[in-house]
RNA sequence: CCAACAUCCAGAGCGGCCGAGAGAUCUGGCUCAUUGACGCCGCAGCAACCCGAUUCGGGUGCUACCGCCAGAACCGAUGUCAG
Numbered sequence: 001c002c003a004a005c006a007u008c009c010a011g012a013g014c015g016g017c018c019g020a021g022a023g024a025u026c027u028g029g030c031u032c033a034u035u036g037a038c039g040c041c042g043c044a045g046c047a048a049c050c051c052g053a054u055u056c057g058g059g060u061g062c063u064a065c066c067g068c069c070a071g072a073a074c075c076g077a078u079g080u081c082a083g
């Protein structure tokens, strides 16, 4: 990178740095954000898959709003496995 399978209305936040946009794309809404969002780092937590083990450890993931909502496009994200 690509094929297949599963999941995407449950759950879980503080601190530091940064500084203007952010919530995947387009349109229309709604929302978050200089009382510092988004992002990065640390710690903590949640919980799914996988591995080892036996109720714990490890790998990855996640911790505003249903993937924020509707329509379009039939896209995207995460995990496992094969190449």
Stems, first nucleotide, its partner, number of pairs: 001083001004080005013043005021032003025072005044063003048060005067075001